[in-house]
RNA sequence: AACCGAUAAAGGCAAAUCUGCCUAAAGGCAGAGACGCAAAGCCACGGGUCUAAGGCGAGAAGACAGUCCUUCCCGCUACGAUAGCCGGGCUACCGAA
Repeated sequence: AACCGAUAAAGGCAAAUCUGCCUAAAGGCAGAGACGCAAAGCCACGGGUCUAAGGCGAGAAGACAGUCCUUCCCGCUACGAUAGCCGGGCUACCGAA
RNA backbone atom coordinates (compact mmCIF):
# COMPACT_ATOMS: atom_id res chain seq x y z
C1' A A 1 0.00 0.00 0.00
C1' A A 2 -3.80 -3.56 -1.70
C1' C A 3 -7.28 -7.00 -0.13
C1' C A 4 -9.81 -8.25 4.26
C1' G A 5 -13.11 -7.30 8.61
C1' A A 6 -12.82 -8.84 15.19
C1' U A 7 -18.02 -10.32 20.75
C1' A A 8 -11.38 -4.70 19.63
C1' A A 9 -11.31 0.79 20.52
C1' A A 10 -13.11 5.70 19.18
C1' G A 11 -16.91 7.42 16.74
C1' G A 12 -20.80 7.45 12.60
C1' C A 13 -25.45 6.50 9.84
C1' A A 14 -30.72 5.41 10.77
C1' A A 15 -35.64 0.97 8.48
C1' A A 16 -40.71 0.68 10.07
C1' U A 17 -43.86 4.05 12.56
C1' C A 18 -45.56 9.10 14.24
C1' U A 19 -45.67 14.65 13.49
C1' G A 20 -44.76 18.93 10.27
C1' C A 21 -43.38 20.77 5.38
C1' C A 22 -42.55 20.05 -0.17
C1' U A 23 -44.26 17.10 -4.66
C1' A A 24 -49.25 15.35 -9.59
C1' A A 25 -47.35 10.90 -7.63
C1' A A 26 -43.37 7.84 -6.52
C1' G A 27 -40.61 10.00 -3.16
C1' G A 28 -37.79 13.80 -0.45
C1' C A 29 -36.53 17.19 3.81
C1' A A 30 -36.79 18.28 9.30
C1' G A 31 -37.88 16.38 14.34
C1' A A 32 -38.94 12.03 17.27
C1' G A 33 -37.60 6.81 16.75
C1' A A 34 -33.89 2.26 15.88
C1' C A 35 -34.83 -2.47 11.93
C1' G A 36 -30.43 -2.80 10.48
C1' C A 37 -25.47 -1.00 8.14
C1' A A 38 -17.91 -1.50 7.52
C1' A A 39 -18.87 2.54 3.19
C1' A A 40 -26.44 2.59 5.06
C1' G A 41 -20.35 8.38 2.75
C1' C A 42 -20.86 10.75 -2.40
C1' C A 43 -22.30 10.11 -7.96
C1' A A 44 -28.61 8.06 -11.52
C1' C A 45 -23.34 5.80 -15.66
C1' G A 46 -25.69 0.33 -16.83
C1' G A 47 -29.65 -2.99 -15.28
C1' G A 48 -33.96 -3.58 -12.01
C1' U A 49 -38.01 -1.53 -9.34
C1' C A 50 -41.64 2.50 -8.08
C1' U A 51 -44.45 6.67 -9.95
C1' A A 52 -46.95 8.80 -14.66
C1' A A 53 -47.36 15.27 -14.25
C1' G A 54 -46.54 16.00 -19.46
C1' G A 55 -46.87 13.24 -24.12
C1' C A 56 -48.95 9.27 -27.27
C1' G A 57 -52.89 5.67 -28.27
C1' A A 58 -57.90 3.12 -27.49
C1' G A 59 -62.94 3.62 -25.53
C1' A A 60 -67.40 6.33 -23.51
C1' A A 61 -70.22 10.81 -22.85
C1' G A 62 -71.01 16.10 -24.02
C1' A A 63 -70.85 19.79 -27.85
C1' C A 64 -70.52 20.53 -33.28
C1' A A 65 -72.50 20.09 -40.12
C1' G A 66 -67.60 17.96 -39.40
C1' U A 67 -62.70 18.43 -37.52
C1' C A 68 -60.91 20.84 -33.39
C1' C A 69 -62.45 20.92 -28.28
C1' U A 70 -64.26 19.45 -22.97
C1' U A 71 -64.99 15.57 -19.24
C1' C A 72 -64.44 10.50 -17.60
C1' C A 73 -61.85 5.89 -18.00
C1' C A 74 -57.99 2.34 -19.70
C1' G A 75 -53.09 1.21 -21.78
C1' C A 76 -48.02 2.73 -23.03
C1' U A 77 -44.18 6.16 -21.90
C1' A A 78 -39.15 9.29 -17.43
C1' C A 79 -37.21 13.87 -18.88
C1' G A 80 -39.42 12.15 -12.02
C1' A A 81 -37.63 8.83 -8.00
C1' U A 82 -34.70 4.88 -5.60
C1' A A 83 -27.20 4.99 -3.83
C1' G A 84 -31.04 1.04 2.60
C1' C A 85 -32.25 -3.38 -5.07
C1' C A 86 -27.75 -4.94 -7.84
C1' G A 87 -23.45 -3.64 -10.74
C1' G A 88 -19.97 0.40 -11.76
C1' G A 89 -17.15 5.10 -10.53
C1' C A 90 -14.96 8.47 -6.61
C1' U A 91 -13.52 9.21 -1.50
C1' A A 92 -12.81 7.75 3.79
C1' C A 93 -12.00 6.14 10.21
C1' C A 94 -9.79 1.93 12.94
C1' G A 95 -6.29 -2.53 12.68
C1' A A 96 -6.99 -8.49 15.61
C1' A A 97 -6.66 -12.76 12.42
Source information
This is a predicted structure of a 97-nucleotide RNA (c-di-GMP-I riboswitch aptamer) from a Bacillota bacterium. Its mean pLDDT, the model's own confidence on a scale to 100, is 88. Its Rfam family is "c-di-GMP-I riboswitch aptamer". Rfam links the family to the GO term cyclic-di-GMP binding. Rfam's curators write: GEMM was predicted in a large-scale screen for bacterial structured RNA regulatory elements.